FMN riboswitch aptamer (RFN element), 117 nucleotides, folded computationally.

RNA sequence: AAUCUGUUUCAGGGCGGAGUGAAAUUCUCCACCGGUGGUAAAGUCCACGAGCCUUUUUAAGGCAGAUUCGGUGUAAUUCCGAAACCGACGGUAUAGUCCGGAUGAAAGAAUCAGAAU
Repeated sequence: AAUCUGUUUCAGGGCGGAGUGAAAUUCUCCACCGGUGGUAAAGUCCACGAGCCUUUUUAAGGCAGAUUCGGUGUAAUUCCGAAACCGACGGUAUAGUCCGGAUGAAAGAAUCAGAAU
């Protein structure tokens, strides 16, 4: 130094203003937010987690969102400029932002210990 096993800790942000209405942080206009690994630094590329469904339920299978143009550069759908777009389930006036499952789970990050090379 890489590999394997285990410990501990950590591991998601955001409704402010105006309008309509009996009622909306849910509608309309403006505003606001962006998990993890990879790769030239990414919500929109590739992969994963979370979420939902089914089954023969320590598991397996399936479903599942969104970007273009210009510039710089060896290299960027990642940077810079501009204009767009997207967001589980249950509840409630129709919710990415409220409440709930969740003081949960988890991709993974750090840490310490051990094993063997």

Of the family's consensus pairs, 100% are formed in the model.